[in-house]
Molecule: transfer RNA
Organism: Solirubrobacterales bacterium
RNA sequence: GCCCCCGUAGCUCAGCUGGAUAGAGCAGCGGCCUUCUAAUCCGCAGGUCCCCCGUUCGAAUCGGGGCGGGGGUG
Numbered sequence: 001g002c003c004c005c006c007g008u009a010g011c012u013c014a015g016c017u018g019g020a021u022a023g024a025g026c027a028g029c030g031g032c033c034u035u036c037u038a039a040u041c042c043g044c045a046g047g048u049c050c051c052c053c054g055u056u057c058g059a060a061u062c063g064g065g066g067c068g069g070g071g072g073u074g
Stems, first nucleotide, its partner, number of pairs: 001073007010026004019057001028044004050066005
C1' cells in the first nucleotide's frame, strides 16, 4: 500500500430485514434488610448510537468520505 472486521451508557455487549420512548448485564446513586457491612430485593440516573455529507416522509440501521482499533497479505 491493498483486503476484511469492528466503533451504541463508565465497562462488556445486544439491536444493524429502515418506523417502539435506543436496550441488557456489571459498575454508580437512593431505598429495603441488618447492630454495622456485604449479599439479596426494589427504584433512579446515565447515550451528539465515532465524525461529516447524502438517500428517505423517516437513519444506530442504507450509500459516500474521514478518524480510531483489530486481523490478513505483498